Large-subunit ribosomal RNA, domain I from Lachnospiraceae bacterium 66-29, 542 nucleotides, folded computationally. Rfam family: Bacterial large subunit ribosomal RNA. Its mean pLDDT, the model's own confidence on a scale to 100, is 83.

Context: one part of a larger RNA
RNA sequence: GGCACAGGGUGGAUGCCUUGGCACUAAGAGCCGAUGAAAGACGUGAUAAGCUGCGAAAAGCCGCGGGGAGGAGCAAAUAUCCAAUGAGCCGCGGAUGUCUGAAUGGGGAAACCCACAUGGAAAGACUCCAUGUAUCCAUACGCCAAUCCAUAACGUAUGGAGGGGAACCCGGUGAACUGAAACAUCUAAGUAGCCGGAGGAAAAGAAAGAAACAUCGAUUCCGUAAGUAGCGGCGAGCGAACGCGGAAGAGCCUAAACCAGAAUGCGUGCAUUCUGGGGUUUGGACCGCAGACCUGAUCCGGAUGGUCUAGCAGAAUGGUUUUGGGAAAGCCAGCCAGAGAGGGUGAAAGCCCCGUAAGCGAAAGGCAGUUCGGCAGAGCGGGAUCCAGAGUACAUCGAGACACGUGGAACCUUGAUGGAACAAGCGGGGACCACCCCGUAAGGCUAAAUACUACUUAGUGACCGAUAGCGCAUAGUACUGUGAAGGAAAGGUGAAAAGAACCCCGGGAGGGGAGUGAAAGAGAACCUGAAACCUUGUGUCU
Numbered sequence: 001g002g003c004a005c006a007g008g009g010u011g012g013a014u015g016c017c018u019u020g021g022c023a024c025u026a027a028g029a030g031c032c033g034a035u036g037a038a039a040g041a042c043g044u045g046a047u048a049a050g051c052u053g054c055g056a057a058a059a060g061c062c063g064c065g066g067g068g069a070g071g072a073g074c075a076a077a078u079a080u081c082c083a084a085u086g087a088g089c090c091g092c093g094g095a096u097g098u099c100u101g102a103a104u105g106g107g108g109a110a111a112c113c114c115a116c117a118u119g120g121a122a123a124g125a126c127u128c129c130a131u132g133u134a135u136c137c138a139u140a141c142g143c144c145a146a147u148c149c150a151u152a153a154c155g156u157a158u159g160g161a162g163g164g165g166a167a168c169c170c171g172g173u174g175a176a177c178u179g180a181a182a183c184a185u186c187u188a189a190g191u192a193g194c195c196g197g198a199g200g201a202a203a204a205g206a207a208a209g210a211a212a213c214a215u216c217g218a219u220u221c222c223g224u225a226a227g228u229a230g231c232g233g234c235g236a237g238c239g240a241a242c243g244c245g246g247a248a249g250a251g252c253c254u255a256a257a258c259c260a261g262a263a264u265g266c267g268u269g270c271a272u273u274c275u276g277g278g279g280u281u282u283g284g285a286c287c288g289c290a291g292a293c294c295u296g297a298u299c300c301g302g303a304u305g306g307u308c309u310a311g312c313a314g315a316a317u318g319g320u321u322u323u324g325g326g327a328a329a330g331c332c333a334g335c336c337a338g339a340g341a342g343g344g345u346g347a348a349a350g351c352c353c354c355g356u357a358a359g360c361g362a363a364a365g366g367c368a369g370u371u372c373g374g375c376a377g378a379g380c381g382g383g384a385u386c387c388a389g390a391g392u393a394c395a396u397c398g399a400g401a402c403a404c405g406u407g408g409a410a411c412c413u414u415g416a417u418g419g420a421a422c423a424a425g426c427g428g429g430g431a432c433c434a435c436c437c438c439g440u441a442a443g444g445c446u447a448a449a450u451a452c453u454a455c456u457u458a459g460u461g462a463c464c465g466a467u468a469g470c471g472c473a474u475a476g477u478a479c480u481g482u483g484a485a486g487g488a489a490a491g492g493u494g495a496a497a498a499g500a501a502c503c504c505c506g507g508g509a510g511g512g513g514a515g516u517g518a519a520a521g522a523g524a525a526c527c528u529g530a531a532a533c534c535u536u537g538u539g540u541c542u
Stems, first nucleotide, its partner, number of pairs: 001541009015527001016492002020464002022461007029453002031164002039100003042055003046078001050074002061094006070082003105114003115133007135161008168199001169197005179186001183233001209216002220247005230238002251445003254389001258277009283387003286382004294377003299374006306367004311360002317333004322329001334351002336340001342354003394418007404430001425440005479486002499526001502513004
């Protein structure tokens, strides 16, 4: 030095575990903000670095309700306190709430600096306290320049807005990679990105519709029709509708004609405007007749039950000189069950503890209903006259959007130019014309069925189990970067700290005894403790 066997060290694999994740289901909730949000800074404890809570009234104050013996958070120890005159704890409502932040008195390098007005503190000054003082928009009013009347400007009061938020929604703007086996029309895709806006949903919506000679009767969503009809360098690809079957179901308000009243203008008898009534497509006004049934998605008030936000109560087991440190295991003998879901307890418990099933419960606040009253709407006939949304419909040119790429290209939107009719009217039925049929544009509102889940509650898993599962068993921390941003690692003593008094060696670290414990080869570098790697002993070979 090799090999073999045995024993140690190191290391942290594996096994077991789970405080944490992941995915989903069913309900709820779906906004917060100038009454100052979200997010923070700084404070706040007897002692206090971090987290949590709270705000100079600062781990808290007040009221009401629950609850019933301990309590002063995570988090030990000591001190000092609180508590049956009911604390701590839980729920509901209120008070306080520094400074930054839309940040809003002015400024500013966020958490800082500097003011003014009014009121108060003996208040004239210093000082302190309270309130107000941003901008824009709307409405009302005041005052007013060039410039006579006036107006712009300026000012005051009242109300509103501003900012944040995971996805979902609407609108504006809008790529490229890619595919076409290259590439330009095309595709990707009206996607990603950016901007604006709203809500718990949004959008759409009560036919100037769809059809086809039968009719249907707002919108939305699902299935089908159908990868069909079509579009397409007829390439790649894109891709309907009618109809049918379902979910849900709801319809309304204006403008005008006409009536009444008021105001303004000037050319003084007209015009315009405003307010109220009327009225809305089975058209209406107008004229005549009638004067009741019924309906309601809004608001107000009363009553009433339900539900959510604390809770209450809740059956039934003992023995054992079996094993063990420990019984819930074994054995013996029982019991409950509308409860044998689950978790905990020194191993493995229906009957020990928390619970579970079936029940019960709210002073206060929230939610959705039901019902009553108020309130609102609500009839038939006639056909003379009047009304029925204009720079609109439409045309031409240029675009966009329609499954439809200019095509025979309708329908829809509109940048430019032109520009109607008036219900005997007008639009549509895929160029266009006729007939026929359908509808009534140029004003508006509208629940449900639909989309999503930052959040709350209850639950589930042929989901993970610490190199997995979220990046985080917690951390957007440590650390990196000027910055935008990037971004970790790290779990396990034991049933219980019983966490090793005391003695010895040592400066200490550490170790040896002693003691605890079932175990210390569980000793805090702590469950198990693989391999690589290091090493000791023995044997053997050279």